[in-house]
RNA sequence: UACCGAUAAGGGCAAACUUACUGAAAGGUAAGGGCGCAAAGUCAUGGGUCUAAGGGGAUACUUAUAUCCCUAUGAUUGCCAGACUACCGAA
Repeated sequence: UACCGAUAAGGGCAAACUUACUGAAAGGUAAGGGCGCAAAGUCAUGGGUCUAAGGGGAUACUUAUAUCCCUAUGAUUGCCAGACUACCGAA
């Protein structure tokens, strides 16, 4: 240094849920809270999954609404993989 991950040391992050804000929604942000995590740090690059504002189509209805279907350019890195970076140093 690489690989690896301890009943080590110093620590770090923060699930569900609650409150507030934001968004069409999925979700996100902040505070509280801890399920857990050795990359649960960063990047939407590939796959998966979620949502459907906008766009397209169908049906009903009878004068402009409702419902349904398809579609990310939206989201998810604590879904998996990949890339980059990183504390400590037992076996």

This is a predicted structure of a 91-nucleotide RNA (c-di-GMP-I riboswitch aptamer) from Thermohalobacter berrensis. The coordinates come from a structure-prediction model, not an experiment, and the mean pLDDT is 88. The RNAcentral record of the sequence draws on Rfam. The source organism's lineage runs through Bacteria, Bacillota, Tissierellales, Thermohalobacteraceae and Thermohalobacter.